[in-house]
Predicted 3D model of a 154-nucleotide RNA (glmS glucosamine-6-phosphate activated ribozyme aptamer). The sequence was found by an Rfam model in a public genome assembly. The prediction has a mean pLDDT of 76. It matches the Rfam family "glmS glucosamine-6-phosphate activated ribozyme aptamer". Rfam classes the family as a riboswitch. From the family's description: This entry contains a glucosamine-6-phosphate activated ribozyme that is found in the mRNA for GlmS. GlmS is an enzyme that uses fructose-6-phosphate and glutamine to generate glucosamine-6-phosphate.
RNA sequence: GACCCAUCAGAAGCGCCAGCACCCGCCCCAGGGCGGGAUGACGAGGAGAGGGGAGUAUCGAAGAUUCGGCGGAUGCCCCUCCGCCCAUCCGGGUGCGUACCCGGCCUACAAAGACACGGGUGACCGUGCAACAAAAGGGCCGGGGCCGGAGAUG
Numbered sequence: 001g002a003c004c005c006a007u008c009a010g011a012a013g014c015g016c017c018a019g020c021a022c023c024c025g026c027c028c029c030a031g032g033g034c035g036g037g038a039u040g041a042c043g044a045g046g047a048g049a050g051g052g053g054a055g056u057a058u059c060g061a062a063g064a065u066u067c068g069g070c071g072g073a074u075g076c077c078c079c080u081c082c083g084c085c086c087a088u089c090c091g092g093g094u095g096c097g098u099a100c101c102c103g104g105c106c107u108a109c110a111a112a113g114a115c116a117c118g119g120g121u122g123a124c125c126g127u128g129c130a131a132c133a134a135a136a137g138g139g140c141c142g143g144g145g146c147c148g149g150a151g152a153u154g
Stems, first nucleotide, its partner, number of pairs: 014071004019067001022037007042060003048081006082095004086154002088150004100144008115128005
């Protein structure tokens, strides 16, 4: 120094880098080779508990490699349990415990890019800072549902 194992800590629009492109040095030279480096998704939103499965898992900002790829993941499907739909059971719907579905209108909330400063030969990196979203969400309205079965009550 490399690899393996174990443990601990940590991240979940999160982590990683072998391809292409990029930067620096050297060599041959007008395009390659070698070595080293750097970039490789900007935030918002997202978990009742457990197990299993599939695989491009929501939204906008930006216009850049935010290319290309690997792994993972709070999304989705199935099963069980818990809760809500007054209370029990079966079925059905549903989950910020704010706990029905659909549609329309209104509405709140960001970071990066930019700029400034600092670091680096450079690609580029760090810090600070103004503004500006959409979806989920909130409010109002409309439509549907707000139950069916069992069996007794409160």